SAM riboswitch aptamer (S box leader) from an Acidimicrobiia bacterium, 89 nucleotides, folded computationally.
The prediction has a mean pLDDT of 88.
Its Rfam family is "SAM riboswitch aptamer (S box leader)". Rfam links the family to the GO term regulation of gene expression.
The model forms 85% of the base pairs in the Rfam consensus.
Taxonomically the source falls in Acidimicrobiia (Bacteria, Bacillati, Actinomycetota).

RNA sequence: ACACCAUCCAGAGCGGUCGAGGGACGUGGCCCGACGACACCGCCGCAACCGACCCGUACGGGCACGGUGCGAACGCCACGCGAUGGAGA
Numbered sequence: 001a002c003a004c005c006a007u008c009c010a011g012a013g014c015g016g017u018c019g020a021g022g023g024a025c026g027u028g029g030c031c032c033g034a035c036g037a038c039a040c041c042g043c044c045g046c047a048a049c050c051g052a053c054c055c056g057u058a059c060g061g062g063c064a065c066g067g068u069g070c071g072a073a074c075g076c077c078a079c080g081c082g083a084u085g086g087a088g089a
Base pairs, nucleotide, nucleotide: 002088004086005085006084007083008082013043014042015041016040017039021032022031023030025080026079027078028077029076044071045070046069049067050066051065053062054061055060075081
């Protein structure tokens, strides 16, 4: 890279740096952004996919220690198309 399984209308922000674009990509919309978006750093938080631990005969439940992930709008909407986790290979 490819294929498989599960989920994608819930939830979660402050500070510093930067300085003009951004919302994955395409098209059409719509929205965010000098009242500083986006990105990066720090800390904080959400959540509970996998592992650990605890309870349980089991189904399952708890916890949030570890590995991810996430913290505008239903994946922002539509169509194509994507994202995250797990286990393979």